The part of an RNA shown here (small-subunit ribosomal RNA, central domain) has 349 nucleotides and comes from an uncultured bacterium. Its mean pLDDT, the model's own confidence on a scale to 100, is 87.

Context: one part of a larger RNA
């Protein structure tokens, strides 16, 4: 390289948008680049192949033949691919009519709880644990009542429920705003799929500047436990957690399963829609999209997957090629740094 693979053995990029490229619906006409066929020229000789000949044979030498899968020119064909033209509507998109949703951003508001402060009542304990102690408390704690302040999170509803490309999103109201779905079939007429580079988004932790700081809590301190205890348990407690702006760009970023399209038995839940039947409601039947469970064929090493495929096919991208060394070194590049991305070899089994 070819091949074979990528849920769990090595292997799906964290996710999206999209450039180049690759691939691409139906009908008709045309062209002849690809494609197929014919002809001509060339494809030196030698070698190699086939049939012979000569040295006793062989190696070797040599005659003849076929071939040299290629290239160029020219003629023909027009099914398929490509180009051109015209038309179409099943893909894709727009319009119109609807309902659903923790989708996003900003602003405002609310109650419960916690901690603190002030005041009242009140007296000796409180707290904590396996048991204790550190700690708090007669300078009046804990308990309880009233008032006040602050910050953070939003009980119940809540659901293998919903929304989002992923990360993720959960009090209420308002403003701005994205997407999906259903119905209709008015409009455009292949406008599509994928997507190397590129750009954007991207939990937590971390970083910079400025705020904020109730609770929790790395580090740290003390008390225990223990042979020791740099831990588990307890009492405290700082970064941080929160906000604004900027950076970082990684996760078991998981469905460990890339995206798109088509097809392939069923059964049963659930979410949001539509239609039919019925006078109407319930029930019933049909249907679209999503989300679960079970299960046939098929697949699979097995586990299992099974219309939300890991089945049957097509297109495009990413990735893998024994374990360790090693996601290391070096170089490059990005970053304020921490570090990220790219990414070996010697050696060894």
């Nucleotide at each position: 390289c070819u091949g074979g693979g990528c849920g769990u053995a090595a292997a799906g990029g964290g996710a999206g948008c999209g450039u180049a490229g690759g691939c691409g619906g139906a009908u008709a006409u045309u062209u002849a680049a690809g494609u197929g066929g014919g002809a001509u020229g060339u494809g030196a000789a030698a070698u190699a192949c086939c049939c012979g000949a000569g040295c006793u044979u062989a190696a070797c030498u040599u005659g003849g033949g076929a071939g040299c899968u290629g290239c160029a020119u020219u003629c023909c064909a027009a099914a398929c691919u490509g180009g051109a033209u015209a038309u179409c509507u099943a893909g894709a998109g727009u319009g119109c009519a609807g309902g659903a949703g923790a989708g996003g951003a900003g602003a405002a508001u609310g109650g419960a709880a916690u901690u603190c402060c002030u005041a009242g009542u009140g007296u000796a304990g409180c707290g904590g644990u396996g048991a204790a102690a550190u700690g708090c408390g007669u300078a009046g704690a804990g308990a309880u009542u009233a008032g006040g302040a602050a910050g953070a999170a939003c009980a119940c509803c809540a659901g293998u429920g919903g929304c989002g490309a992923a990360g993720g999103c959960g009090a209420u109201u308002c403003u701005c705003u994205g997407g999906a779905c259903u119905g209709u079939a008015a409009c455009u007429g292949a406008c599509g799929c994928u997507g190397a580079g590129g750009c954007u988004c991207g939990a937590a932790a971390g970083c910079g500047u400025g705020g904020g700081g109730a609770g929790c809590a790395a580090a740290c301190a003390g008390g225990a436990u223990u042979a020791g205890a740099u831990a588990c348990c307890c009492u405290g407690g700082u970064a941080g957690u929160c906000c604004a702006c900027a950076c970082u760009g990684u996760a078991a970023a998981c469905g460990a399963u890339g995206a798109a399209u088509a097809c392939u038995a069923g059964g049963u839940g659930u979410g949001c829609g539509g239609g039919g039947a019925c006078u109407g409601a319930c029930c019933c039947c049909c249907u679209g999209c999503g989300u679960g469970c079970c299960g046939c064929a098929g697949u699979a090493a097995a586990c299992a997957c099974a219309a939300u495929a890991a089945g049957u096919a097509u297109u495009c991208c990413a990735c893998c090629u024994g374990g360790g060394g090693a996601g290391u070194a070096c170089g490059a590049u990005c970053g304020c740094a921490a570090g990220g991305u790219u990414g070996a070899a010697a050696c060894u089994c």